Model confidence (mean pLDDT): 76 of 100. Lysine riboswitch aptamer, 175 nucleotides, folded computationally. It matches the Rfam family "Lysine riboswitch aptamer". Rfam's curators write: Riboswitches are metabolite binding domains within certain messenger RNAs that serve as precision sensors for their corresponding targets. Allosteric rearrangement of mRNA structure is mediated by ligand binding, and this results in modulation of gene expression. This family includes riboswitches that sense lysine in a number of genes involved in lysine metabolism, including lysC. The sequence was found by an Rfam model in a public genome assembly.
RNA sequence: CUCCUGUUUAGAGGCGCGGCUGACAGAAGCACGCAUCGGAGCCCGGCCGGGGCGCUGAGGAUGCGCGAAGGGGAAGCCGCCGAAAUGGGCGUCUGCGGUCCGGGGCGUUCAUUGGGCAGGCGGAGAACAUCCGCCUGACUGUCACAGCCUUCCGCUGUGGAGCGCUAUUCACUGA
Numbered sequence: 001c002u003c004c005u006g007u008u009u010a011g012a013g014g015c016g017c018g019g020c021u022g023a024c025a026g027a028a029g030c031a032c033g034c035a036u037c038g039g040a041g042c043c044c045g046g047c048c049g050g051g052g053c054g055c056u057g058a059g060g061a062u063g064c065g066c067g068a069a070g071g072g073g074a075a076g077c078c079g080c081c082g083a084a085a086u087g088g089g090c091g092u093c094u095g096c097g098g099u100c101c102g103g104g105g106c107g108u109u110c111a112u113u114g115g116g117c118a119g120g121c122g123g124a125g126a127a128c129a130u131c132c133g134c135c136u137g138a139c140u141g142u143c144a145c146a147g148c149c150u151u152c153c154g155c156u157g158u159g160g161a162g163c164g165c166u167a168u169u170c171a172c173u174g175a
Base pairs, nucleotide, nucleotide: 005171006170009167010166011165014081016080017079018078019077020076021075024072032065033064034063035062036061037060041053042052043051044050045101046099047098048097049096084113085112086111087110088109089108090107091106092105093104094103114140115139117137118136119135120134121133122132123131124130142160143159144158145157146156147155148154
């Protein structure tokens, strides 16, 4: 000085990622109230208990009224660059009592996705909001390979994936 492997620290991508606050947009479902229909079961997730409501008409359906919570959200601030997202496994917490099930929260682990954008399809959602997944397209950062131009810089094409890339510390191996 170079290379392989492992490792430390730092860093880049850009309509970059997440959290909080949030002007604001939009107006659908539930609850509640009223009317009509209807006629025996219904509610506390399922089950076992326990409890509650109901023929003085429940639950349900339709219409009208009301417009809480929830779902979004420019921008700002904060934390960041597997940022994070999605799916699976495991553990733990969560009910009126119990707990073999289910739902939800948190932690951990594995898998997939480089990034955003546009279109299409599918899903979530009350939704023409918004989000998630897949496909396609061009773009973008990065590395490899090939070609071009070559002093470099660079340009074009193809391909790979963030378990990547750039710089760096240490260890190990080799010269």